[in-house]
RNA sequence: AAAGCGUUAGCUCAAAGGAAGAGCACCUGCAUUGCACGCAGGAGGUUGCAGGUUCGAUUCCUGUACGCUUUA
Numbered sequence: 001a002a003a004g005c006g007u008u009a010g011c012u013c014a015a016a017g018g019a020a021g022a023g024c025a026c027c028u029g030c031a032u033u034g035c036a037c038g039c040a041g042g043a044g045g046u047u048g049c050a051g052g053u054u055c056g057a058u059u060c061c062u063g064u065a066c067g068c069u070u071u072a
Stems, first nucleotide, its partner, number of pairs: 001071007010024004018055001026042005048064005
């Protein structure tokens, strides 16, 4: 210098155009002498950033930041 992949909840990851989810973690309740486990419920997201296409974008297109890999 060029190419590819990734960026979504506190963490690890889904969702591949039609109201953004799971596991773990966190909070509340039940249970226990108490803690843990277990059961029930709840909260938590400008989907890296800025634009574009579309009636509608996590998803498609462009630019850009960061990380990883490959080539030179």
Molecule: transfer RNA
Organism: Chryseobacterium defluvii